[in-house]
Molecule: Glycine riboswitch aptamer
Organism: Roseinatronobacter domitianus
């Protein structure tokens, strides 16, 4: 120097759904409630297939929507960059 696997990051990129309605506020914001939707933080469930085959391991971007989110800010799985350490040839 390459490739792989983790893990970091004030980089890049990045989607979806009501800036609904009432109340209280009374420069906005921020606050409570109603019902209504989104799934790409997290979280949960489940095949195929394996096992020691009563039962159990064990994925997901599926699937719940419990938590989060529904102007915009923030956040965001995921893909790239960059750095660390680990392996290998």
């Nucleotide at each position: 120097a390459u490739u792989g696997c983790a893990g970091a990051c004030a980089c890049g990129g990045g989607a979806g759904a009501c800036a609904u309605u009432g109340g209280a506020c009374c420069c906005a914001u921020c606050c409570c409630a109603a019902g209504g939707c989104c799934g790409a933080a997290g979280g949960a469930g489940c095949a195929a297939c394996c096992g020691c085959c009563c039962c159990g391991g064990u994925a997901a971007a599926c699937u719940c929507u419990c938590a989060g989110g529904c102007a915009a800010a923030a956040g965001g799985a995921c893909c790239g960059g960059u750095c660390u350490g680990c392996a290998a040839a």